The RNA shown here (small-subunit ribosomal RNA) has 1495 nucleotides and comes from an uncultured bacterium. The RNAcentral record of the sequence draws on ENA, Greengenes and SILVA.

C1' cells in the first nucleotide's frame, strides 16, 4: 500500500547487516589485509628443480713451480709436476614435496567415529649382525657415415658407490612337524628342530706401532660419511565400515560380472579386482535407476535463536594439469615444468620430417561490468642436494599499482555584532545564511624542509631502507565532498516548466500558483568518502521444529472397506534399544567468546582459558516409550431376548390419471396467450358415455418424521438379505483407532448391445415478441427419460465443516427402546440411541458455532501458501468416444479476496405526503402577430444563460448614445487617478477654415491671493513611474443567486454497546402540516431546522379628526360637505381586545390527538406574505461589483462617423388576438382599489373625424391633476355566413417625441380585409374569493409593452380515492455500486505489441547401446633370428631379447533409438494497450433468480 471508511486474510515494497564486487561524482595521509567470480580460452619472452668432484674416467684452465730449446739476456717456444677452479658424460639422491586450478565428481569424494588378526613405508631414530673374493661391459672420448634440423648408426678404447656370478647366512622368506600363550569370528603372538632360497661399496681425513718398499707412501690401524641384512619405532600412505551429505516421481522399476559360491590368477594388501564353472540371485516407495546442478569441510554472512545462504582469502582432504588412453622408473606416480600412442591446435622445415603444452611467477591477446609489476632478495622462515663451504628455491620475505575492504588521523583552536557586504526571500517593516566571514590572539597532528637513525641477526650476513621512529626550524598555510528534503524517513521556500520535459523503492507526482520535475537559497544525513546497481540473510510467524492454517478469505479427498505405516487400555515382575546420569577418548590449527600482553591507539597480532551444542567407548538408573512374559475387563467383539424403519435385491399384484383405438350421443368450434397466431375440427373435433390397449409414476397418509457409508430410498404382497438400537452380562481377552498406495460403491447427463416408448422433452420445425431474437412465450417433435447387461467416474457429490475417543451450564420439541412410581383412556421420574431449535462459558476477523462444537485435549489421514495465465500446455495412466486423473512455465498486475459499516441505487417490500394521479375548469400544441432561442447568413449580426433549475432570461424598455461587435478616420503618460520638471495664464465663450464627424489650425474676449520671492487653480509641452482593458480563467476566488424544498429533516455533549468503521439517542406503538406531541425504550439532555414571535387581511373597543366623513342642527346654491358646525357613521393614524381545542358529547391507553356540537366576525397553523437547516449540483455569474494569476501596452487602451445587435429557407419555447350569438356593433347609464406627478401631472374652455393642438386654472398633492374604470345592467340591431366574426398585410394622408424616425419608433384617419370555423401525438396551470374573465396603475422611459410588477371588479366546477405516472420522506431488504445505475461490467470482432503451445521438417548437441576397425601398452604364447658376464676344454647349455601371434584396448566409422536445445511456412489459445465495432451475459427479483456437473 486493496476501502467512502473498518476489521481480517493476503501478497508486493521499504528502513538493517554483509560483499573477492562493479559503475557515477568527488578524492589529504598512514597502518593492516586483499585483488580474473567471465574463456579448465589461446599463449610471445624470461624465470619457477636441482645438487654432489668426499662415487667415477677423460678433458680444459691453472696460483706456484721443474726441465729443455731459441736467442734480442730477459723475453719467446717446447715439455713436466701441481694446490685449486670449471663442467659435458657415467653414477647417487631429489624431481611423487613445494606452487596452481576447481573442469570432472552426488561418490566411502568429503565430514565424523571406528577397523585392518587383510597392508606398505626412501630419507630419520634405536638395536643386532655383516661388508670376503672375483668378472665382463657401456657412456664419455676418437674415427667414419646419414640427416636441413631434431637426432641417429657403425667401429674402437675406458672407470666406478654402475652391472653380474660365487662365498658367508645373525636374521628373513617358503615348506614340514612340535611346545606354549592369547583373542571379537576367520584366527593371532612367542619358542624350538630340519630342508631350500637370499646380502653388501666404497669415499675422505688422520697415524706410521707392526708388514712392504726408496725419503714417504702402500698395505694396515683409526675417525667420519656411506653400503648390506634384520627387528622395533617414528613419519607418511593404502584399504574397509557405521552415520551424515542438493533438486526432480511430468524419472518406477533397475541390474548379466549383474548377486553369491568353488577353484585358479593378480595385488603391498582384502575383494568379481580378473578368469573358468555352478546357482539365480541383488537393489528399490526409508525413493533404486535416470536426469539436472555441484569440488567437500574447518569456517564466512545473516539471524534473539532455530534456521537460511555461502564455500574468495587462511587451513585440512580430494580431483585435475591441451583432450582421451597407457604403462615405465621408483620407497612413493600411472607423474603440471617425465615417457609412449591417438585427437585437435600452434610453430619450424631443405616437404623427407620434427618441436610444443603458463589451471607455477610476472606478462600478452581474447572474453568481460570487472581484478595488479615481464620488480628486489635469498637478509629472515622453510625445502632439495652436499661431509662441508656452498648452490638452487617466482616457496617465501619485501617493495610497486588499485579507497577494493577494515582501522586510525587531519583539513585548525579561542575571541569576535556594525548582526558588514554579497546572496535568497519578503506582508517591503523585515527575515535567513550568521560568530559564519573579516579583524585580533594562539597552536603545528598530517604533508613539505633539515639533522639523527634502529630492532628484525644465534659468530658473519639486511632485500625491505636512510624505512619505522626521534629532534629542530617555520607558514593557517597544501588538504571536502556526496546524497537527500511528499508519506514511509531526519530535513522548505522561491523561480522555471505546464500530463511536456522529466521523477519514481512502494504509494504515486507533472494538464499555469508542483515542499514530488529542473535550478537557486536554506536545511538534514554521512564523511575521504557518498549515493546507485547486482547478490545473500533479516524484517517474512510469507513453508510455521521452535512457530501457521483449511464453515464463508487459498485449503477436508464424493463415500466406504482395508494393506504397509503411525498411534494405542489396566496389573505385575524381567531386559536395557530409546531416555537420564558419571567417566574416558576425540572434536587439528586458525577463526568465535573472555582475560592478559605487543605495535603511540585501533585495525592487526602473541599467550592463556572457554566453547566447539557432535561422535565413540565404558560404569550406572529403570519412572516413561520400546521389547519379551504372565494376568485382567473397563475399549472392541460374540451369544440370548426384543421392538422400529421409503435399508438392499428379485418376483407378483393394484387403483387413479394422461394418451391412443373402437362404438354411441352431439354440433361448431376447440386449443393457446399479456394479446395473438401456428395447430386440431363439418372426412364431425372439443365435450360426454361405454368398452379396450399401452407405458410410466405411485395423490391423501407425509411430518426440519424414518433408514442408509455416501450417492440415495415412498402404492401393496411374498421370498432372500445387510445394518443400527434397547435389555441382559453368559463368552473371547486389547482382538483397537486412523489409513499413503490398493479395492469397491458412486446423482444427473453421456456411450455400447438388445428391448420398450404413454407422458415429458435437448436437437429440429413452425407461430409470436423484438431494432434484431439462432432466446424467454405458444403449437408440434426426435434422441433421451423406462428395462436388461456392460462402460464412464464426474456435480454448489454442501453441513461449502475428514475419521475416532474423552471432557465441558442449561432449556425446549420430536423419534425408537427400557426401567420405576402414581390418584392410570392418562400423567410423572430416570436412562440409552437418533434428529431439530434457543442459549452460558469458551472460540471466532466478523458473521456465527456452542454436548450433532467452529470449545478444551489426543491420534491418524487429506489439503493450502497473492491474483491472472490455468485446472490450461506438454508428458504419462485410464476410457469405445466424450473425456477423466496427475499437473507446470514464460509473461503480467499491486492487488485479488472475506466479514461487517454508512450511504446511494433496485423494472425489491411496507407505510406516508404533494394539483403527483384521479374528478373537474381553462389552456398550450393547429392560425396570424409579438417576443426569446437555435440554426443559417453577414464586415458585424457583441457577450452570457442550456433538462427540470436556459429560451417576454441578464435587458425596469438597442433610432444616435447605450454598445461591449464591424468598417473607416484619429490619439499615444493617454478619455480617467497620483507624483516630478519647464513654459504660459488660463478655463470658457464666440467666429472662421477644413472635415463624414472627431481630432486639427487660426482670430477675438478672458484668473485669484501675495511679505512680490512666490503660492493656489488651470492649460500646454516633456521624462518616466504608471493609467486603461466588457481581454482569459466562475475548474484559482469573495460576494450574490438558482435548485432539491418551506421537504422535515441535519447534528452534538455525556453515557452505553461494538476490536473497529460505527450504532444507540433519531428505532418501536399511536398521532400530526411537521423529528408536532404522547407512551414505551440504555439512554439522558442540547443545538440548527418545524411552530411561535414580524407584516398584511377579516371583527371590535378606545383615543384623535384634516386636505377625510356628514346622522342630527342651521345657512346657502342650478347642483355639489359648499359654509357654520359635529365625531355618530365611513375612512385615516395609533393603542388595545379577540381564538386558547378554552367549553360540551363521543372515540382513543384515562395520553397525545381525532370526530361532532355550542358560542363567536373568525375554529382547530382563520387567509396571504416575509422567513429557506446540514448539505448537493467543481450549478450560474471574472459582462453588476471586488479579486489572485496570466495576457495587451502607438493597442486587446482611448475617441469619432456610419453600420450592426432588427438579417431569414427553417426549428423550438413563452405570450397576445381570434375563430364568434354566454357574441359583435351602436345609444345612453352605474360601481373600484392601488398608485404616480415639478425638465412633472396638466383641469375648465376652444380647434380637429381623430391622433393631437391652442390654452393655462389648480397641485410638491387624503385638497389639484392623471382619471374614462371595464366587464356589468338597460334598449336597439346583426341571425350562423369566412359573416356587421377576425383583424394580419398593404396603400394614401397625418399626429407626437426627438440633432435625427431610411435601415429602425409609437399613434390617428380612410381604404384594402389574409390565415383562422376550437386545433394530431403530446403537454401545462389551478382546490376558493382560487381558476376563468374584466379593466386600472406603476417602474424603466425624450419616445416606444401583447412583457414584468402591483391593484381591485365579476366569480365557478370538482376531489370516490391512493391501484397506477412523477417527485419527496421513514423503516426494511439485496448489491460485484462509492465519480455512487448517466454505476459497474462480459464476450466475439478489428488494430498494435509481448511471451508461449502445436507444427511438414531443418540444424547443432549430450549420455548410453550394438557392430566394424583397432594405436600405444600390460599380460600370455611363440621365438627357426640375436646375445659380454654363469657352467662347460669344446660343441653346447642355462638365461635373456628382437620379431611374430593372441586377449583386452583409446580415438575413429556405421546404425537404430533416448534426452534436452535452437529454428520454421502455417496454426491455437493467452496477456497488455489510449481509443474503436456488435450486442447486454452478470451485480437489484439485473428485468427469464443465479450457480455446479453433463449433452
Nucleotide at each position: 500500500u486493496u476501502u467512502g471508511a473498518u476489521c481480517c486474510u493476503g501478497g508486493c515494497u521499504c528502513a538493517g547487516g554483509a560483499c573477492g564486487a562493479a559503475a557515477g561524482c568527488g578524492g589529504g595521509c598512514g597502518g593492516c589485509g586483499u585483488g580474473c567470480u567471465u574463456a579448465a580460452c589461446a599463449c610471445a619472452u624470461g624465470c619457477a628443480a636441482g645438487u654432489c668432484g668426499a662415487a667415477c674416467g677423460a678433458g680444459a684452465c691453472g696460483a706456484u713451480u721443474g726441465a729443455a730449446a731459441g736467442c734480442u739476456u730477459g723475453c719467446u717456444u717446447u715439455u713436466g709436476a701441481a694446490a685449486g677452479u670449471c663442467g659435458a658424460g657415467u653414477g647417487g639422491c631429489a624431481a611423487a614435496c613445494g606452487g596452481g586450478u576447481g573442469a570432472g565428481u552426488a561418490a566411502c569424494g568429503c565430514g565424523u567415529a571406528g577397523a585392518c588378526a587383510a597392508c606398505c613405508u626412501g630419507c630419520c631414530g634405536u638395536a643386532a649382525a655383516g661388508a670376503u673374493g672375483g668378472g665382463g661391459a657401456c657412456a664419455a672420448c676418437a674415427g667414419u657415415c646419414c640427416g636441413a634440423a631434431a637426432g641417429g648408426a657403425c667401429u674402437g678404447c675406458u672407470a666406478a658407490u654402475a652391472c653380474c656370478g660365487a662365498a658367508u647366512g645373525u636374521u628373513g622368506u617358503g615348506g614340514a612337524a612340535c611346545u606354549u600363550c592369547c583373542g571379537c569370528a576367520u584366527g593371532g603372538g612367542a619358542g624350538c628342530u630340519c630342508c631350500a632360497c637370499u646380502a653388501a661399496a666404497g669415499a675422505u681425513g688422520g697415524c706410521c706401532u707392526c708388514u712392504a718398499c726408496u725419503u714417504g707412501u702402500a698395505a694396515g690401524c683409526u675417525a667420519u660419511c656411506g653400503c648390506u641384512u634384520u627387528a622395533c619405532g617414528a613419519u607418511g600412505g593404502g584399504u574397509c565400515u557405521g552415520c551424515g551429505u542438493c533438486u526432480g516421481a511430468u524419472u518406477a522399476g533397475c541390474c548379466a560380472g549383474u548377486u553369491g559360491g568353488u577353484g585358479a590368477g593378480g595385488u603391498a594388501a582384502c575383494g568379481g579386482c580378473c578368469c573358468a564353472c555352478c546357482a539365480a540371485a541383488g537393489c528399490g516407495a526409508c525413493g533404486a535407476u535416470c536426469a539436472g546442478u555441484a569440488g567437500c569441510c574447518g569456517g564466512c554472512c545473516u539471524g534473539a535463536g532455530a534456521g537460511g545462504g555461502u564455500g574468495a582469502a587462511c587451513g585440512g582432504c580430494c580431483a585435475c594439469a591441451u583432450u582421451g588412453g597407457g604403462a615405465c622408473u621408483g620407497a612413493g606416480a600411472c607423474a603440471c615444468g617425465g615417457c609412449c600412442c591417438a585427437g585437435a591446435c600452434u610453430c619450424c622445415u631443405a616437404c623427407g620430417g620434427g618441436a610444443g603444452g603458463c589451471a607455477g611467477c610476472a606478462g600478452u591477446g581474447g572474453g568481460g561490468g570487472a581484478u595488479a609489476u615481464u620488480g628486489c632478495a635469498c637478509a629472515a622462515u622453510g625445502g632439495a642436494g652436499g661431509a662441508a663451504a656452498c648452490c638452487c628455491u617466482g616457496a617465501u620475505g619485501c617493495a610497486g599499482c588499485g579507497a577494493c575492504g577494515c582501522c586510525g588521523c587531519g583539513u585548525g583552536a579561542g575571541u569576535g555584532a556594525a548582526g558588514a557586504a554579497g546572496u535568497a526571500u519578503u506582508u517591503c517593516g523585515g527575515u535567513a545564511u550568521g560568530u559564519a566571514a573579516a579583524g585580533c590572539u594562539c597552536u603545528a597532528u598530517c604533508a613539505g624542509c633539515a639533522g639523527g637513525g634502529a630492532a628484525g641477526a644465534a659468530g658473519a650476513u639486511g632485500a625491505c631502507g636512510g624505512u619505522a621512529c626521534c629532534u629542530g626550524a617555520g607558514u593557517a598555510a597544501g588538504a571536502a565532498g556526496c546524497c537527500c528534503c511528499g508519506g514511509c524517513u531526519a530535513a522548505c521556500u522561491a523561480c522555471g516548466u505546464g500530463c511536456c520535459a522529466g521523477c519514481a523503492g512502494c504509494c504515486g507526482c507533472g494538464g499555469u500558483a508542483a515542499u514530488a520535475c529542473g535550478u537557486a537559497g536554506g536545511g538534514g544525513g554521512c564523511a575521504a568518502g557518498c549515493g546507485u546497481u547486482a547478490u545473500c540473510c533479516g524484517g517474512a510467524u510469507u513453508u510455521a521444529c521452535u512457530g501457521g492454517g483449511u464453515g464463508u478469505a487459498a485449503a477436508g479427498g464424493g463415500a466406504g472397506c482395508g494393506u504397509a505405516g503411525a498411534c494405542g487400555g489396566a496389573u505385575a515382575a524381567g531386559c536395557a534399544a530409546g531416555u537420564c546420569u558419571g567417566a574416558a577418548g576425540u572434536g587439528a590449527a586458525a577463526g568465535c567468546c573472555c582475560g592478559c600482553g605487543g605495535c603511540u591507539u585501533a585495525a592487526c597480532u602473541g599467550c592463556g582459558g572457554g566453547a566447539c551444542u557432535g561422535c565413540u567407548u565404558u560404569g550406572g538408573a529403570a519412572a516413561c516409550u520400546g521389547u519379551a512374559u504372565a494376568u485382567c475387563u473397563g475399549g472392541a467383539g460374540u451369544g440370548u431376548c426384543g421392538g422400529a424403519g421409503a435399508g438392499g435385491u428379485a418376483a407378483g399384484c393394484g387403483g387413479a390419471a394422461u394418451u391412443c383405438c373402437c362404438a354411441g350421443u352431439g354440433u361448431a368450434g376447440c386449443g393457446g396467450u399479456g394479446a395473438a397466431a401456428u395447430g386440431c375440427g363439418u372426412a364431425g373435433a372439443u365435450a360426454u358415455u361405454g368398452g379396450g390397449a399401452a407405458g410410466a409414476a405411485c395423490a391423501c397418509c407425509g411430518g426440519u418424521g424414518g433408514c442408509g457409508a455416501a450417492g440415495g430410498c415412498g402404492g401393496c404382497u411374498u421370498a432372500c438379505u445387510g445394518g443400527a438400537c434397547g435389555a441382559u452380562a453368559a463368552c473371547u481377552g486389547a482382538c483397537g483407532u486412523u489409513g499413503a498406495g490398493g479395492c469397491u460403491c458412486g446423482a444427473a447427463g453421456g456411450c455400447g448391445u438388445g428391448g420398450g416408448g404413454a407422458g415429458c422433452a435437448a436437437a429440429c420445425a413452425g407461430g409470436a415478441u423484438u431494432a434484431g431474437a439462432u432466446a424467454c412465450c405458444c403449437u408440434g417433435g426426435u434422441a433421451g427419460u423406462c428395462c436388461a447387461c456392460g462402460c464412464g467416474g464426474u456435480a454448489a457429490a454442501c453441513g461449502a465443516u475428514g475419521a475416532a475417543u474423552a471432557c465441558u451450564a442449561g432449556g425446549u420439541g420430536u423419534u425408537g427402546g427400557u426401567g420405576c412410581c402414581c390418584g392410570a383412556a392418562g400423567g410423572g421420574c430416570a436412562u440409552c440411541g437418533g434428529u431439530g431449535c434457543c442459549g452460558u462459558c469458551g472460540c471466532a476477523a466478523a458473521c456465527g458455532c456452542a454436548a450433532u462444537a467452529a470449545g478444551u485435549a489426543u491420534u491418524c489421514c487429506a489439503c493450502c501458501u497473492g491474483g491472472g495465465g490455468a485446472g490450461u500446455a506438454c508428458g504419462u495412466u485410464c476410457g469405445c468416444a466424450a473425456g477423466a486423473a496427475u499437473g507446470a512455465a514464460a509473461c503480467u498486475c499491486a492487488a485479488a479476496g472475506g466479514a461487517a459499516u454508512u450511504g446511494a441505487c433496485g423494472g425489491g417490500g411496507a407505510c406516508c405526503c404533494g394539483c403527483a394521479c384521479a374528478a373537474g375548469c381553462a389552456g398550450u400544441g393547429g392560425a396570424g402577430c409579438a417576443u426569446g432561442u437555435g440554426g443559417u447568413u453577414u464586415a458585424a449580426u457583441u457577450c452570457g444563460a442550456a433538462g427540470c433549475a436556459a429560451c417576454g432570461c441578464g435587458a425596469a424598455g438597442a433610432a444616435c448614445c447605450u454598445u461591449a461587435c464591424c468598417a473607416a478616420g484619429u490619439c499615444u503618460u493617454g478619455a480617467c487617478a497620483u507624483c516630478c520638471c519647464u513654459u504660459c495664464g488660463a478655463a470658457u465663450a464666440a467666429c472662421a477654415a477644413g472635415c463624414a464627424a472627431a481630432g486639427u489650425u487660426g482670430u477675438u474676449a478672458g484668473c485669484u491671493c501675495u511679505u512680490c520671492g512666490g503660492a493656489g487653480c488651470g492649460a500646454a509641452g516633456g521624462a518616466g513611474a504608471c493609467a486603461g482593458g466588457u481581454g482569459g480563467u466562475g475548474c484559482a476566488u469573495g460576494g450574490u443567486u438558482g435548485u432539491c424544498g418551506u421537504c422535515a429533516g441535519c447534528u452534538c455533549g455525556u453515557g452505553u454497546c461494538g476490536u473497529g468503521a460505527g450504532a444507540u439517542g433519531u428505532u418501536g406503538g399511536g398521532u400530526u402540516a411537521a423529528g408536532u406531541c404522547c407512551c414505551g425504550c440504555a439512554a439522558c439532555g442540547a443545538g440548527c431546522g418545524c411552530a411561535a414571535c414580524c407584516c398584511u387581511u377579516a371583527u371590535u373597543u378606545c383615543g384623535u379628526g384634516u386636505a377625510g366623513c356628514c346622522a342630527g342642527c342651521a345657512g346657502a346654491u342650478a347642483a355639489a360637505g359648499c359654509u357654520g358646525g359635529g365625531g355618530a357613521c365611513u375612512c385615516g393614524c395609533g393603542a388595545g381586545a379577540g381564538a386558547c381545542u378554552g367549553c360540551c358529547c363521543g372515540g382513543g391507553a384515562u395520553a397525545a390527538c381525532c370526530g361532532g356540537g355550542a358560542g363567536g366576525a373568525a375554529g382547530g397553523u382563520g387567509g396571504g406574505g416575509a422567513u429557506g437547516a446540514c448539505g448537493u449540483c467543481a450549478a450560474a455569474u471574472c459582462a453588476u461589483c471586488a479579486u489572485g494569476c496570466c495576457c495587451c501596452u502607438u493597442a486587446u487602451g482611448a475617441u469619432u462617423u456610419g453600420g450592426g445587435c432588427a438579417a431569414c429557407a427553417c426549428a423550438c419555447g413563452u405570450g397576445c388576438u381570434a375563430c364568434a350569438a354566454u357574441g359583435g356593433c351602436g345609444u345612453a347609464a352605474a360601481c373600484a382599489a392601488a398608485g404616480g406627478g415639478a425638465g412633472g401631472c396638466g383641469a375648465a374652455g376652444g380647434a380637429g373625424c381623430g391622433a393631437u393642438c391652442c390654452g393655462g386654472a389648480g397641485c410638491g398633492a387624503a385638497u389639484c391633476c392623471c382619471a374614462a374604470a371595464a366587464a356589468u345592467a338597460a334598449c336597439g340591431u346583426c341571425u350562423c355566413a369566412g359573416u356587421u366574426c377576425g383583424g394580419a398585410c398593404u396603400g394614401u394622408a397625418g399626429u407626437c417625441u426627438g440633432c435625427a424616425a431610411c435601415c429602425c419608433g409609437a399613434c390617428u384617419a380612410c381604404a384594402c380585409g389574409a390565415a383562422g370555423c376550437u386545433g394530431g401525438a403530446a403537454u401545462u396551470g389551478c382546490u376558493a374569493g382560487u381558476a376563468a374573465u374584466c379593466g386600472c396603475a406603476g417602474a424603466u422611459c425624450a419616445g416606444c409593452a401583447u412583457g414584468c410588477u402591483g391593484c381591485g371588479g365579476u366569480g365557478a366546477a370538482u376531489a370516490c380515492g391512493u391501484u397506477c405516472c412523477c417527485g419527496g420522506g421513514u423503516c426494511u431488504u439485496g448489491u460485484a455500486c462509492a465519480c455512487a445505475c448517466c454505476g459497474c461490467c462480459c464476450g466475439u470482432c478489428a488494430c498494435a505489441c509481448c511471451a508461449u503451445g502445436g507444427g511438414a521438417g531443418u540444424c547443432a548437441g549430450u549420455a548410453a547401446c550394438g557392430c566394424c576397425c583397432g594405436a600405444a601398452a600390460u599380460c600370455g604364447g611363440u621365438g627357426a633370428c640375436c646375445u659380454a658376464a654363469c657352467c662347460g676344454c669344446a660343441a653346447g647349455g642355462a638365461a635373456g631379447g628382437a620379431g611374430c601371434c593372441g586377449c583386452u584396448g583409446a580415438a575413429g566409422g556405421c546404425g537404430g533409438g533416448a534426452c534436452g536445445g535452437a529454428u520454421a511456412a502455417c496454426u491455437g489459445g493467452g496477456g497488455u494497450g489510449a481509443a474503436g465495432u456488435c450486442g447486454u451475459a452478470a451485480c437489484a427479483a439485473g428485468g427469464u433468480a443465479a450457480c455446479c456437473g453433463u449433452a